[in-house]
Context: one part of a larger RNA
RNA sequence: CGUAGGAUAUUUGAGAAGAGCAGUCCCUACUACGAGAGGACCGGGAUUGACAAACCAAUGGUGUUCCUGUUGUCUUGCCAAAGGCAUUGCAGGGUAGCUAUGUUUGGAAAGGAUAAGCGCUGAAUGCAUCUAAGUGCCAAGCCUCCUUCAAGACUAGAUAUCACUUGCGUAAGCAACUAAAGGCAAUUCGAAGACUACGAAUUUGAUAGGCCAGGUGUGUAAGCACUGUAAAGUGUUAAGCUAACUGGUACUAAUAAGCCGUGAGG
Numbered sequence: 001c002g003u004a005g006g007a008u009a010u011u012u013g014a015g016a017a018g019a020g021c022a023g024u025c026c027c028u029a030c031u032a033c034g035a036g037a038g039g040a041c042c043g044g045g046a047u048u049g050a051c052a053a054a055c056c057a058a059u060g061g062u063g064u065u066c067c068u069g070u071u072g073u074c075u076u077g078c079c080a081a082a083g084g085c086a087u088u089g090c091a092g093g094g095u096a097g098c099u100a101u102g103u104u105u106g107g108a109a110a111g112g113a114u115a116a117g118c119g120c121u122g123a124a125u126g127c128a129u130c131u132a133a134g135u136g137c138c139a140a141g142c143c144u145c146c147u148u149c150a151a152g153a154c155u156a157g158a159u160a161u162c163a164c165u166u167g168c169g170u171a172a173g174c175a176a177c178u179a180a181a182g183g184c185a186a187u188u189c190g191a192a193g194a195c196u197a198c199g200a201a202u203u204u205g206a207u208a209g210g211c212c213a214g215g216u217g218u219g220u221a222a223g224c225a226c227u228g229u230a231a232a233g234u235g236u237u238a239a240g241c242u243a244a245c246u247g248g249u250a251c252u253a254a255u256a257a258g259c260c261g262u263g264a265g266g
Stems, first nucleotide, its partner, number of pairs: 001152001006162006015149004021049007033038001051106005059100004066093005071086006110144003117137004164265001165176004177263001182260003186202005207253003210249005217241002223236005
């Protein structure tokens, strides 16, 4: 821009893409078959591999924004306690998120038309013949069924809902008044994201930060007291601190204003 007025939702599905896999074991049955050795069809059950998708409750990884220990050195006048630098200095753990080697799920079942093949009836050809007329069965393959996208599917579809004035004029339209539904922009943000887009919120407010409470992690802070010559230990103390988590709370910031879109639709 189009989809012959403007919007907001919900959809149909022309079409497109994906998936489609394979093995092993058990039962039937050590049966049928076979002298024996061996050893089934059909049918039922279990399980595995690779592949694919989703997810993070558990198992792990990461986690330079959390906690702790510790080496060297510098600084805060010194002790103590802290901070800086040294690959995040090194080391031990670890929340959220993201993840696989982890967990869960999937290939199924079914229908239709068929291939090779097997047939029925049946002539040409009084027999025979699956084929010539007619008609049935049958494959991991084909078309559906399953998952995803999908009306720019220009044959541009469908349904529901929403909104929009007076005067004059036959009408087209003109004048006055008015900016509807809805959208954009802006701002606070996001398990959304390169940007854009998408989604949430904007005081009639929990959108983000802060704060409060909890959770989680780390592992018993500092100070003080006691014990010990001291290094240290013990008590206060499962302490202190605690990111991205959960719930709450208007304290802070989402202020005010703005723009597009019209008036019943060739």
Notes:
RNAcentral holds the full RNA, with entries from ENA. A computed fold for a 266-nucleotide part of an RNA from Candidatus Ancaeobacter aquaticus, annotated as large-subunit ribosomal RNA, domain VI. Rfam family: Bacterial large subunit ribosomal RNA. Taxonomically the source falls in Candidatus Ancaeobacter (Bacteria, Candidatus Ancaeobacteria, Candidatus Ancaeobacterales, Candidatus Ancaeobacteraceae). The prediction has a mean pLDDT of 89.